This is a predicted structure of a 524-nucleotide part of an RNA (small-subunit ribosomal RNA, 5' domain) from a metagenome. Its Rfam family is "Bacterial small subunit ribosomal RNA".
Context: one part of a larger RNA
RNA sequence: GGAUGAACGCUGGCGGCGUGCUUAACACAUGCAAGUCGAACGGGAAUGUUUCGCUGAUGCGAUUUCGGUCAAAUCUUGAAGCAUUUUAGUGGCGGACGGGUGAGUAACGCGUGGGUAACCUGCCCUGUACAGGGGGACAACAGUUGGAAACGACUGCUAAUACCGCAUAAGCGCACAGCUUCGCAUGAAGCAGUGUGAAAAACUCCGGUGGUACAGGAUGGACCCGCGUCUGAUUAGAUAGUUGGUGAGGUAACGGCCCACCAAGUCAACGAUCAGUAGCCGGCCUGAGAGGGCGAACGGCCACAUUGGGACUGAGACACGGCCCAAACUCCUACGGGAGGCAGCAGUGGGGAAUAUUGCACAAUGGGGGAAACCCUGAUGCAGCGACGCCGCGUGAGUGAAGAAGUAUUUCGGUAUGUAAAGCUCUAUCAGCAGGGAAGAAAACAAGGCCGGUACCUGACUAAGAAGCCCCGGCUAACUACGUGCCAGCAGCCGCGGUAAUACGUAGGGGGCAAGCGUUAUCC
Numbered sequence: 001g002g003a004u005g006a007a008c009g010c011u012g013g014c015g016g017c018g019u020g021c022u023u024a025a026c027a028c029a030u031g032c033a034a035g036u037c038g039a040a041c042g043g044g045a046a047u048g049u050u051u052c053g054c055u056g057a058u059g060c061g062a063u064u065u066c067g068g069u070c071a072a073a074u075c076u077u078g079a080a081g082c083a084u085u086u087u088a089g090u091g092g093c094g095g096a097c098g099g100g101u102g103a104g105u106a107a108c109g110c111g112u113g114g115g116u117a118a119c120c121u122g123c124c125c126u127g128u129a130c131a132g133g134g135g136g137a138c139a140a141c142a143g144u145u146g147g148a149a150a151c152g153a154c155u156g157c158u159a160a161u162a163c164c165g166c167a168u169a170a171g172c173g174c175a176c177a178g179c180u181u182c183g184c185a186u187g188a189a190g191c192a193g194u195g196u197g198a199a200a201a202a203c204u205c206c207g208g209u210g211g212u213a214c215a216g217g218a219u220g221g222a223c224c225c226g227c228g229u230c231u232g233a234u235u236a237g238a239u240a241g242u243u244g245g246u247g248a249g250g251u252a253a254c255g256g257c258c259c260a261c262c263a264a265g266u267c268a269a270c271g272a273u274c275a276g277u278a279g280c281c282g283g284c285c286u287g288a289g290a291g292g293g294c295g296a297a298c299g300g301c302c303a304c305a306u307u308g309g310g311a312c313u314g315a316g317a318c319a320c321g322g323c324c325c326a327a328a329c330u331c332c333u334a335c336g337g338g339a340g341g342c343a344g345c346a347g348u349g350g351g352g353a354a355u356a357u358u359g360c361a362c363a364a365u366g367g368g369g370g371a372a373a374c375c376c377u378g379a380u381g382c383a384g385c386g387a388c389g390c391c392g393c394g395u396g397a398g399u400g401a402a403g404a405a406g407u408a409u410u411u412c413g414g415u416a417u418g419u420a421a422a423g424c425u426c427u428a429u430c431a432g433c434a435g436g437g438a439a440g441a442a443a444a445c446a447a448g449g450c451c452g453g454u455a456c457c458u459g460a461c462u463a464a465g466a467a468g469c470c471c472c473g474g475c476u477a478a479c480u481a482c483g484u485g486c487c488a489g490c491a492g493c494c495g496c497g498g499u500a501a502u503a504c505g506u507a508g509g510g511g512g513c514a515a516g517c518g519u520u521a522u523c524c
Stems, first nucleotide, its partner, number of pairs: 001524004006520005013393006019386002021351001026349003030346003035093003040090002043087011056075003061070003100304003109229008119221002124217007132166001134164002141156006172197005178191005202209002230276003237267003242264006249257001279301004283294004306327005329340004357383001359382003365379001366377004396426004406417004430465001433459004440451001468513005473494003479508005489496002
C1' cells in the first nucleotide's frame, strides 16, 4: 500500500447493487416451512331438482241437507333417483427434491484422469408385444368396550387402479448342452434347441388419461483404480478378519463385505502407527511473477440432523419437519402412562467485540400433485433493519476589496482568516409538493403485478433541508500563541515533557481524506 462476513470511537444527506451469528453442532415459547389427486374407490355431509308417500297448516275452486265433504297449489316431514359442491378413510404419486449447517472426516472424502467383460435407474422419450377370466379380505361405517390422555381392543358389513391365484408369453429370467464372431485374464456379443418360471387396471366430460412385459435412449446414481491433498519422530514399530486361499452366504454389483476351514502373512524411515488440526474444490485476497494466506456470499461434491444404534417402505433413504430401541434434557399426567427435537423461515433466552423482520406475494422463475381448473411451496421474488461493503450523486454556481465586522497574532505599522462572508445575478441535481405513470405478462382462450402509485416523465417553488473525522518533531503533506512545568499527559519507531514545548492541553491557522474518518484485529 492492498484486503475483510469485521468490531470499536466520533460523525452522518440521498440512491443503486450486494451483504449480515466468524462465538454455544447451546437450549428453544409461538406461527408457518409438503402436500396433492373425487377423472382409482366405497361411505358421509350440504345444496338444488324430479318422482312417490305421510303428518300438520293455509286453502284457488267444486259441491252442500249450510253441519260439512272433495280438493289444485304452497309450506313442513320421509324415501328413492339425478346434478353440483365438499370430504375423514382405503388407494396413487410426492414427503430421498428443494432449504439448513460444517460437528465429524487426513479419507478414493475431495480434485483430476481413467475403468465397470462387476452394476442399478421412478417419472421422461422411442420401438415391439399385450391387457382374458376369477377369488378372498381390510379400513371407513355400525355395535360393544378399555384408557385421564396418547391411543386402542372385539364383533359384524363393504368398494377399488388395494391384495391373491388361474390363462396367455413376441420377448425376458433360470437350468442343460451346441454353433459363430471377438477380446483385456476372469470372459463378452449374436444365433438356434429342450425343460421350467413370472404380467396387467381401469377411469372418462369420449377428446383422452392410465396399466403389463421386453429392448434401446436420456437423466440420476453405485463401485474400483493412477496421481495430488496440513503439522509433529520430544510418536518407530503397527496389525488376528489382521494378509492371502478354498467353499458357502449376502448385495444392484466386485470384494474379508460376512461366515467356516486352511496357510502366515500385510503395512512401515519413499514416515506405517499414534497425536494435533481441518469439510474438499471452482475460486477469493495479495504479489511483477514465483509464491504465500483464506475457503464468508455464489456454484459443484461430501458429511450431519439432540447423542448413539437399527432396520422398514420404496426406483431411490438406513430418511432434518418417517418408524423402532437406548441415553440426556424439556413438557403433560388421574402416577398407570404419554409427548417433543428450529444445523428450515421469522422469533426468544444464552454466549459474545459483534450480525437483521415473529413482514408481503405465489405476479415472475422453478418444484410437488392433478386430464384440467387449481391447490401447496419461509424454494423463490420482493419489501423492512444495519454507512457492513462497493459504486454514483449532492451539500450550490458566477460575480464581488470598503480587503467589512468578528477572531487569532503582532515589532502596534501591520499580518492572517480572505473572494471567504455580506451584496448582486443565476441554477434546481437530491430531498419536499402537485399532475401523469410503466416494462417486468412469454402464451393455448382468458384472467392474473407482491414490489407499487415504485421507477420514470412533466410542472411549480425556495440557496433553501444536507460535513465531518484524523493529523501538523522526523519517518510524513501541514506552525504559531497561550496553559502546564519529568506534573498532567503523548507515543507506530526514534522519542517528547524538569519555565520560552512547532511532540502534552486549548485556540487560531494549515495539511489529508470525505458521508465518512480514525483505531484495533487478521492476511499478503